[in-house]
């Protein structure tokens, strides 16, 4: 890199360097953030998605054991994260609306993160 699974409406600061861009693939249409300092780097802090610990309940197994699913609580070690729903939309379906294309709901695709496999 690829594949599988899960989650993505919540949550989370300050300082230093730096000096013009940035908002998670590509493109595009919007809309935001930014010299009251963007991106990036460093320090401290924080949040809690997965890995972690405990308890309860269920499932598989003839039993013990073990595996597995869900809920709750906790920790913050490993990653991760700390503007706006993944900022919103661009693909499909349904409904409303009534000719301008818009609005709402649902799904898909893609993306990000984690764990596992190769």
């Nucleotide at each position: 890199c690829a594949c599988u699974u899960a989650u993505c409406a919540a949550g989370a600061a300050a300082g230093g360097c730096a000096g013009a861009g940035g908002g998670a693939a590509a493109u595009u249409g919007g809309c935001c953030c930014g010299a009251u300092g963007a991106a990036g780097c460093c320090u401290u802090g924080g949040c809690a998605a997965c890995c972690c610990a405990u308890a309860c309940a269920g499932u598989u197994c003839a039993c013990u054991c073990a595996a597995u699913u869900g809920u709750a609580u906790g920790a913050a070690g490993g990653u991760g994260c700390c503007a706006a729903c993944u900022c919103c939309g661009a693909c499909c379906g349904c409904g409303c609306a009534a000719u301008a294309u818009g609005c709402g709901c649902g799904g898909g695709a893609a993306g990000a993160u984690a764990a596992g496999u190769c």
Predicted 3D model of a 118-nucleotide RNA (SAM riboswitch aptamer (S box leader)) from a Chitinophagaceae bacterium. Rfam family: SAM riboswitch aptamer (S box leader). About the family: The SAM riboswitch is found upstream of a number of genes which code for proteins involved in methionine or cysteine biosynthesis in Gram-positive bacteria. It was read from a public genome assembly, where an Rfam model found it. The model forms 97% of the base pairs in the Rfam consensus. The prediction has a mean pLDDT of 78.